The RNA shown here (transfer RNA) has 73 nucleotides and comes from an archaeon. Its Rfam family is "tRNA". It is annotated as a transfer RNA.
[in-house]
RNA sequence: GCGGAAGUGGCCAAGCGGCUAAGGCGAGCGCCUGCAGAGCGCUAGAUCGGGAGUUCAAAUCUCCCCUUCCGCU
Numbered sequence: 001g002c003g004g005a006a007g008u009g010g011c012c013a014a015g016c017g018g019c020u021a022a023g024g025c026g027a028g029c030g031c032c033u034g035c036a037g038a039g040c041g042c043u044a045g046a047u048c049g050g051g052a053g054u055u056c057a058a059a060u061c062u063c064c065c066c067u068u069c070c071g072c073u
Base pairs, nucleotide, nucleotide: 001072002071003070004069005068006067007066010025011024012023018056027043028042029041030040031039049065050064051063052062053061
């Protein structure tokens, strides 16, 4: 330099144009316990890597940029 994949709460991860952006771990509170753990219940937290565009409507489509990973030279 060329090609490909990926970027979503603290971490992992679903979502594939329209319904309040699932779920798990973790966190806080409560129940339980002598205490803790396990278990159960409740609660909070992301507008989606950044920007622009298309559209009535974008995490999702297009373009540019950034970062990470893989391959080629």